Predicted 3D model of a 73-nucleotide RNA (transfer RNA) from a Minisyncoccota bacterium. The organism belongs to Minisyncoccota, within Bacteria.
RNA sequence: GGGCCCGUAGCUUAGUUGGUAGAGCGCCUCGUUUGCAACGAGGAGGUCACCGGUUCGAAUCCGGUCGGGUCCA
Numbered sequence: 001g002g003g004c005c006c007g008u009a010g011c012u013u014a015g016u017u018g019g020u021a022g023a024g025c026g027c028c029u030c031g032u033u034u035g036c037a038a039c040g041a042g043g044a045g046g047u048c049a050c051c052g053g054u055u056c057g058a059a060u061c062c063g064g065u066c067g068g069g070u071c072c073a
Stems, first nucleotide, its partner, number of pairs: 001072007010025004019056001027043005049065005
């Protein structure tokens, strides 16, 4: 330098025939307990890596950039 794959909540990730962004763990509050853990109930937390384009509408389609992985040189 080139090919391919990936980037979504603090972490691990689901979601692609374009149409309200979800889950598990973690975190916060409450209940239960003498207390902790476990359990139950509720809650907060996301510019879907960034920029631009297409579209009534983009995490999703197209182009570019950045970062990570892998293969080739």

Its mean pLDDT, the model's own confidence on a scale to 100, is 80.
Rfam family: tRNA. From the family's description: Transfer RNA (tRNA) molecules are approximately 80 nucleotides in length. Rfam classes the family as a transfer RNA.